Predicted 3D model of a 501-nucleotide part of an RNA (large-subunit ribosomal RNA, domain I) from Pseudomonas abietaniphila.
The prediction has a mean pLDDT of 85.
NCBI's taxonomy places the organism under Bacteria, Pseudomonadota, Gammaproteobacteria, Pseudomonadales, Pseudomonas.
It was read from a public genome assembly.
Context: one part of a larger RNA
RNA sequence: CGCAUACGGUGGAUGCCUUGGCAGUCAGAGGCGAUGAAAGACGUGGUAGCCUGCGAAAAGCUUCGGGGAGUCGGCAAACAGACUGUGAUCCGGAGAUGUCUGAAUGGGGGAACCCAGCUGUCAUAAGACAGUUAUCUUACGCUGAAUACAUAGGCGUAAGAGGCGAACCAGGGGAACUGAAACAUCUAAGUACCCUGAGGAAAAGAAAUCAACCGAGAUUCCCUUAGUAGUGGCGAGCGAACGGGGACCAGCCCUUAAGUUGAUUUGAGAUUAGCGGAACGCUCUGGAAAGUGCGGCCAUAGUGGGUGAUAGCCCUGUACGCGAAAAUCUCUUGUCAAUGAAAUCGAGUAGGACGGGGCACGAGAAACCUUGUCUGAACAUGGGGGGACCAUCCUCCAAGGCUAAAUACUACUGACUGACCGAUAGUGAACCAGUACCGUGAGGGAAAGGCGAAAAGAACCGCGGAGAGCGGAGUGAAAUAGAUCCUGAAACCGUAUGCGU
Numbered sequence: 001c002g003c004a005u006a007c008g009g010u011g012g013a014u015g016c017c018u019u020g021g022c023a024g025u026c027a028g029a030g031g032c033g034a035u036g037a038a039a040g041a042c043g044u045g046g047u048a049g050c051c052u053g054c055g056a057a058a059a060g061c062u063u064c065g066g067g068g069a070g071u072c073g074g075c076a077a078a079c080a081g082a083c084u085g086u087g088a089u090c091c092g093g094a095g096a097u098g099u100c101u102g103a104a105u106g107g108g109g110g111a112a113c114c115c116a117g118c119u120g121u122c123a124u125a126a127g128a129c130a131g132u133u134a135u136c137u138u139a140c141g142c143u144g145a146a147u148a149c150a151u152a153g154g155c156g157u158a159a160g161a162g163g164c165g166a167a168c169c170a171g172g173g174g175a176a177c178u179g180a181a182a183c184a185u186c187u188a189a190g191u192a193c194c195c196u197g198a199g200g201a202a203a204a205g206a207a208a209u210c211a212a213c214c215g216a217g218a219u220u221c222c223c224u225u226a227g228u229a230g231u232g233g234c235g236a237g238c239g240a241a242c243g244g245g246g247a248c249c250a251g252c253c254c255u256u257a258a259g260u261u262g263a264u265u266u267g268a269g270a271u272u273a274g275c276g277g278a279a280c281g282c283u284c285u286g287g288a289a290a291g292u293g294c295g296g297c298c299a300u301a302g303u304g305g306g307u308g309a310u311a312g313c314c315c316u317g318u319a320c321g322c323g324a325a326a327a328u329c330u331c332u333u334g335u336c337a338a339u340g341a342a343a344u345c346g347a348g349u350a351g352g353a354c355g356g357g358g359c360a361c362g363a364g365a366a367a368c369c370u371u372g373u374c375u376g377a378a379c380a381u382g383g384g385g386g387g388a389c390c391a392u393c394c395u396c397c398a399a400g401g402c403u404a405a406a407u408a409c410u411a412c413u414g415a416c417u418g419a420c421c422g423a424u425a426g427u428g429a430a431c432c433a434g435u436a437c438c439g440u441g442a443g444g445g446a447a448a449g450g451c452g453a454a455a456a457g458a459a460c461c462g463c464g465g466a467g468a469g470c471g472g473a474g475u476g477a478a479a480u481a482g483a484u485c486c487u488g489a490a491a492c493c494g495u496a497u498g499c500g501u
Base pairs, nucleotide, nucleotide: 001500002499003498004497005496006495007494008493009492015486016450017449020421021420022418023417024416025415026414027413028412029410030409031164032163039101040100041099042055043054044053046079049075050074051073061095062094063093064092065091066090070083071082072081106115107114108113116133117132118131119130120129121128122127135161136160137159138158139157140156141155142154143153168199169197170196171195172194173193179186183233209216210215220247221246222245223244224243230238231237251402252401253400254346259339260338261337262336263335264334267331268330269329270328271327272326274322275321276320280295281294282293284291296313297312298302304316305315306314351375352374353373354372355371356370357369358368361387382397383396384395385394386393437444438443457485460472461471462470463469
């Protein structure tokens, strides 16, 4: 040095576990904000820090309910001091307080800072406290230039708005990569993205619609028609409708209506705390019984979780039944108020020309819708459409408006589910994670779970540096479960023995 065996070290795979995730189902809720939001800064405890809660009234105050014995949040034990059957802690409703920043709104500003004006109250010595002072829009009032009337402008009062938020929705703008095996029309795609606006849904909506000589009867969504008819450098591709079947159904007004909203009222239900809630013992093994054996019981309850191993009957629950002082919501019976409300059946409209856009339809034979420029009717004895266009026929009535449901979505709340994951998985994050750390910044972005049933977390003794660590002793079922703590693979490193060299 090699091989083998045994025993270790290191390491943290594997197994088991789950506080966390992922995906859903059914309900709820679908907003918060100048009555100052979301997000924060700084404070706040007898105690230094962090988290949570709260706000100078600061882990809290008042009140109304629930509840019924301990309590003073967590890491995190101890100490000190308190509270509590005159009902604490805790849970729920309502209210009060609520520093500073932030739309931030008195002015400024390098967010959490600086500096004011006015009014009132109290002190009257300084001062303290309370309120108020942004901008825009609308309405009203007062004033008021060049410039006579006026208008602009100025001032005041009142109301509203502003900002945030995951997706869904409507409108205004709007790519490229890519595909076409290159590329330009085309595609990707009206997608991504930007802006504006709204609601719990939005949008659309009661035929100037389809159809075909029969008829249907607003809109929306799904299945089908159908990858059909078409469209297309007739390439790549794009791609309907009629009709049929379902979901849901609701109609109305401009001649004071369908309705909608608010307040109040009658009754019912729901939500925000809760309450009751059946039925088991012995034996054996074991550290421990829920396991074994024996004998019982309940069940409108044998979902689930916990308890020293696997519990219907130990605990919590579950089925079932019950419950609200207060607040809120839904439905319902009445009453009242507001809104609807703009206008007068739709004229610079329909139509036309040119240029675009939308329609599955790329200018095509291209109807239809829309409109930037220029034009420009009729007026129910009228007008639009039926895919160039004309006639006949059929059908409807534009240029005003409202309208629930079926549909879309889930940041958020509750219950439940999973041939979903189980710590290199599952969220980036099971753990004080959008943290540490990196970057000027936009931004990027980790690692890290497990003693034990219970700390019973090793008194005491010894070696040692008043160490680290170790050996005894003790606890425990177990300490090779000893805090770098369940299991503890491999690589890697040793010790001992044997063999070989």

Its Rfam family is "Bacterial large subunit ribosomal RNA". Rfam links the family to the GO terms ribosome and structural constituent of ribosome. The family has 102 seed sequences and 51,934 matches in Rfam 15.1.